[in-house]
Context: one part of a larger RNA
RNA sequence: CGCACGAAACUUGCGGAGGUUCUUCAUUAGUACGAGAGGAUUUUGAAGGACGGAGCUCUGGUGUUCCAGUUAUCGCGCUAGCGGUACGGCUGGAUAGCUAACUCCGGAAAGGAUAAACGCUGAAAGCAUCUAAGCGUGAAGCCCUCUCCAAGAUCAGGUUUCGUUGAGUCAAAUCGAAAGCCCCCUGGUAGACCACCAGGAUAAUAGGCCGGAUGUGUACGCGUAGAAAUACGUUCAGCUAACCGGUACUAAAGGG
Numbered sequence: 001c002g003c004a005c006g007a008a009a010c011u012u013g014c015g016g017a018g019g020u021u022c023u024u025c026a027u028u029a030g031u032a033c034g035a036g037a038g039g040a041u042u043u044u045g046a047a048g049g050a051c052g053g054a055g056c057u058c059u060g061g062u063g064u065u066c067c068a069g070u071u072a073u074c075g076c077g078c079u080a081g082c083g084g085u086a087c088g089g090c091u092g093g094a095u096a097g098c099u100a101a102c103u104c105c106g107g108a109a110a111g112g113a114u115a116a117a118c119g120c121u122g123a124a125a126g127c128a129u130c131u132a133a134g135c136g137u138g139a140a141g142c143c144c145u146c147u148c149c150a151a152g153a154u155c156a157g158g159u160u161u162c163g164u165u166g167a168g169u170c171a172a173a174u175c176g177a178a179a180g181c182c183c184c185c186u187g188g189u190a191g192a193c194c195a196c197c198a199g200g201a202u203a204a205u206a207g208g209c210c211g212g213a214u215g216u217g218u219a220c221g222c223g224u225a226g227a228a229a230u231a232c233g234u235u236c237a238g239c240u241a242a243c244c245g246g247u248a249c250u251a252a253a254g255g256g
Stems, first nucleotide, its partner, number of pairs: 001152001005163007015149004021049006033038001051106005059100004066093005071086006111143002117137004166175002181256003184200005205251003208247005215239002221234005
């Protein structure tokens, strides 16, 4: 831009893409078969591999924004307590997110037409014959079934809802409005950008603050004991990112 009014939703599926995998064990059964050795077709059940999809409850990894311990050195006048630098100095843990080695799920079943093959009826050819007329069975393959995309499918589909009025004119052009949309702003379940999604005061969208969770592991100061190192008490303390709630304190001005 189109889809011959504008808009918001929900859809159909022409067509396309993907998947449709492999093994072992048990049972049928040591049966059929076979002199024996050996050893099934088939039926049912179970487990696993690889692959794929989703997820982070569990097990772990990461987690230079969290906590603690500790070495050297410098600084805050000194002590104490902190901070900087040394690969995040080193070491031990670790929330969210992301993640696999972790967790869950998938391949199925059913239907239709068939291939090879196997048949029924049956003549030509008084017999025979699956075929010539006619009718069946039959595969991981074909069409469907399952998942995803999909009306620019220009043959541009369907349904619902909202707006549908006015001025002007012979008719138009034009002007104005409505449903609604956009710019802009706060952001993330989204993301290269765009898009998408949650919000923009009739507001919890982000930050802050408050409460909680989680993590770390018992802060500083003071007191007591000890010559001291240190220990104990106050104290499961103190601190706590991305998590869960609450709260308009800050920012979501405004415009088309």
This is a predicted structure of a 256-nucleotide part of an RNA (large-subunit ribosomal RNA, domain VI) from a metagenome. Its mean pLDDT, the model's own confidence on a scale to 100, is 87. It matches the Rfam family "Bacterial large subunit ribosomal RNA". Gene Ontology terms of the family: ribosome and structural constituent of ribosome.